[in-house]
């Protein structure tokens, strides 16, 4: 320099032939279980989806840019 993969909650990932309020697990909090805990069980908070732009009635999902890891070639 060129091609590829990926970038959704603190962290680990699902969703990726666009469509209704964007999930799940651990953490984190609340609460019941316990004589305290632990495990367990119920809740609840918590991201507008790396940024910027296009398409569309409607985009995490398609299309161009840029960035940032990670591989491959040179």
């Nucleotide at each position: 320099c060129g091609g590829g993969u990926u970038g959704u909650a603190g962290c680990u990932c699902a969703g990726c032939g666009g469509g209704a309020c964007a999930g799940a697990g651990c953490a984190u909090c609340c609460g019941g279980u316990u004589g305290c805990g632990a495990u367990c069980c119920g809740g609840a908070a918590g991201g507008c989806a790396a940024c910027a732009g296009g398409u569309u009635c409607g985009a995490a999902u398609c299309c161009u840019g840029u960035c940032a890891a990670c591989c491959c070639g040179g």